Predicted 3D model of RNase P RNA and transfer RNA as a complex of 503 nucleotides. Rfam match: Bacterial RNase P class A. The family's RNA type in Rfam is ribozyme.
Formats: sequence, C1' cells, structure tokens
RNA sequence: AGUGUGGGCCGGCUGGCCGCGGGGCGACCUCACGCGAGCAUCCGCUCGCUUGCGCUCGCCUUGAGGAAAGUCCGGGCACCGCAGGGCAGGGUGCCAGCUAACGGCUGGGCGCGUAAGGCGACGGCACGUGCAACAGAAAGCAGACCGCUGUGGGGCCGCCGGCGGACCCUACGGGGGACGCCGGCCGAACGCAGCAAGGGUGAAACGGUGCGGUAAGAGCGCACCAGUGCUCCUGGUAACAGGGGCAGCUGGGUAAACCCCACCCGGUGCAAGGUCCGAUAGGGAGAGAGAGCCUGCCCGGCUCGUCAUAAUCUCCGGGUUGACCGCUCGAGGCGCGCGGCGACGCGCGUCCCAGAUAGAUGGCCAGCGGCUCGCCGGCACACGACCGGCGGGCGACAGAACCCGGCUUACAGGCCCACCCGCGCG
RNA sequence: GGGUCUAUAGCUCAAUCGGUCAGAGCGGGGGUCUCAUAAACCCUAGGUUCGGGGUUCAAGUCCCCGUGGACCCACCA
Repeated sequence: AGUGUGGGCCGGCUGGCCGCGGGGCGACCUCACGCGAGCAUCCGCUCGCUUGCGCUCGCCUUGAGGAAAGUCCGGGCACCGCAGGGCAGGGUGCCAGCUAACGGCUGGGCGCGUAAGGCGACGGCACGUGCAACAGAAAGCAGACCGCUGUGGGGCCGCCGGCGGACCCUACGGGGGACGCCGGCCGAACGCAGCAAGGGUGAAACGGUGCGGUAAGAGCGCACCAGUGCUCCUGGUAACAGGGGCAGCUGGGUAAACCCCACCCGGUGCAAGGUCCGAUAGGGAGAGAGAGCCUGCCCGGCUCGUCAUAAUCUCCGGGUUGACCGCUCGAGGCGCGCGGCGACGCGCGUCCCAGAUAGAUGGCCAGCGGCUCGCCGGCACACGACCGGCGGGCGACAGAACCCGGCUUACAGGCCCACCCGCGCG
Repeated sequence: GGGUCUAUAGCUCAAUCGGUCAGAGCGGGGGUCUCAUAAACCCUAGGUUCGGGGUUCAAGUCCCCGUGGACCCACCA
C1' cells in the first nucleotide's frame, strides 16, 4: 500500500419562535359535600371557611427504536373445567452446557473454504413402502448395444505342406493336375456359451493403481492406497479422534417423500380478564334431545336440560362506541468485585427511564458538523492527490400500544478495534 | 392490537404422489370468406409461475425469508 474477514458503537448537535401527551405545584372561576353565621322558623334562601373533581392559565419536570417492524419462535401474565389418559396433529434433531423457556446463545466435534473466519433441518434409506422424466444395452437383489474370447459354422471354391492320383503336355530328363486321404493355419453372416477390462448414455452404472493370472477377462489372486463392518487399546463427560488386529466386505441416491427413533407441545389471547355508569324490545323466525364447558376423535370429569311456554344453537333485529383497573418496578438499566474458556451466574452499590386510545414525542428559521458534485486559487513542467474559498444537492430505515428473551428483514452516512492473504521494501 | 388465507399469460381458471415445450377459454395480431362488417374457419405472439434463497439429478408444486392482496375477531340485554 492492496484485498478480504469478524466485532462493537453512533445514527445528527446548538440556539430562537410556535405546538402536543403524561406527572407535580400554584392561581382564578364554577359546581358538590360538610361546618359556622344571618333571614325565615314549613319548603328553603344568602354570606363566609375547609375539602374534592373539572375547565382555563402559569411554572417545573418528563417524553420512541436499533430495529419500536415482520408476528417467525419462546416465556411471563390472564381466563377457560381438575387441564387427566390415549389416538391424531404440530415442532425440534451431532455432543455438552447456559437459561424462566426456546427452533436462541456459548463451547466443542465433523464436513466444505488457501486463511482470518463463515456456513450447515448435521439422527436413521442396515423396519417397511414409494419415486427417478429424457437418454441409454441396462436404473434397483441391474444389464450386454458396440466390443473381447471359446466353440459350431467352409459363404456351390479358404490357404499351406506331405502322400496317392484319373487325365493332359513333352525335346522323354520331366512338368502340370481335377479329385481323394492325412497334418497344420485362418475364418464372413449366423447360432450357442463366457466376460465386464475398454467405448458410448446419464445427475447417478456396484472401489483406484500396478503386477500376476486367463481362451478373453474380472478382488479371480497378491502388493499399496481409499472406504466399510466387527473387535481391542488410548484420549475425551460426550459427540468424536488416533492406533492395532480380523474380514475381499467394496458404499447406490432421495426422509425440506411417506415413515422409524428420541425429546417437547392443553386451548385462547390484554378485543385476555375485572369493576362501575348509561341506553335498549331480554323482540321476531328456524332447528332442537341433547347441548355446552373454546382440541379433530375416543375415554374420564363438570354444568345445564330431558317432552315442551324446553336447555342450547343459528339467522334477522335493538342499544352503546363511556370511565376506571389490568398498565408499566421489570427474568429492569448502569458501575464494581468474585466464579466460569464462554454463554451466564452470584454479591454489593446506585438509578427510576413513555404510557397515548384515533392514538402525544412535532414544525419553521439560523449556525456548526458529515457526504457528494461543479468552479476558482495555492503547491506544480503537467495530471492526480492534498489544502483553502464560493455555490448547489443529499441526510436513511422507520415510529411504542400488556410486558420481556431471541431470530429474521429494512437502513443515507460515519467512527473505532482485532485479524487473514498475496505483493514490495528493510 | 390479534388471527386465518391467498398470489400462474391482459382477464377467468387448469397442471395427479416433484418428471422436461406450464396448457385451456375469452381477449390481441395476421390471413381466408364477403361489395363491406359480423359470425365461422386457419395461423400466430404473449409467462422471471409475486421477489430472493435452499433441498433435490430435476421445483409452479417441498422448506425458509420478504412483498402485495383478501377475510374474521368489540361490548350489553
């Protein structure tokens, strides 16, 4: 100096003006209860004081996020019947730990990556079933197209050698020769048998290399390598790793296909649920011996009802769109110490940190700071870079709604830390 | 706020247990017929199967994450 990896943090700041939600204090006014005084002494009226609620005004204080989001998991909390048993259904899936719990996190193992490091639904196809288009000879206890080999096979005539040889030629020395027998070699189409080495197809074709072996071949045999299974030893809590021995044993794939194994899961969600106020027609129609208890089914349990003015359900209607509690102090934040490799746990100290209900946390202006573009100047031979000035543009993703722990997704721009790999120089 | 479902051509729908050119009707374009139009007949274009990633030899289909759309849920008697 280049390139890359991982982690943490921020995500505007200051001032002015205007505005909003919560809480507290004060003032003013109105209303209500109570007490006192006066009038009246039957109803009541007036004034003063105290307290409380509300309106308005003033002051103080406080007021969104790292994801408040998606609602994908897990819990708290609340109600449902005692949430019980079985089936079904859903989820998770190497090992150990953390935790309230988890599909999260931490550490370790294994696989992939040059590495930092990252990613992995990472149990089982040695229970059973299913699937694999096209191509290809063959795709599931596989198969033989080309090919290689043995054997049969002589394509009206295979070749070579020996012997015999009708017959033909002759210069009489000899030469040729159909055919037959014997021996050897070779062999097309096609048939039978063997092989799986090579070619070729495919996503996938039942270890690799070499030597031997064979008619040709092949773990057929042997050596080495890779893997699998069984067994023993060592290390480790374990997953697993390393090593020795034995067995020619040589893996098909797919379970984000059904399935098997192990573990976990009752349902519904703050529109849960509770209290109060107000309003209206507990109105009409239908089903009905069972129905409901918020599980799809069965068992068990509880409640209501069982012959009719019926429990209950469905539909059509009626009324309200209020107040309060739940509601924010919590598996809480920050700091320190101790234990642990770590996630995390324990102890001490300290802090209080949004609670709206159509939904507050905002708008405008100025300055500073950030990024970027253009122009000018400095440096300079010139360009780039750097420095200075002027002008323009940009400033994200998104917003609590019962609360927490995670995951995932979105995000302009900036800062910091640690580390890897090349290259150059010392 | 909470819950459930869905997305395939311009529109409405198919696609068996995942299997190789993702089809059909309407609509569009061109042609035949007609004096001309309609109807009829023939030919034809048109798809990131909502987007991205994964499993698999292979994904519209299975799994995960997003995006858009639709529907349901208040209380009282």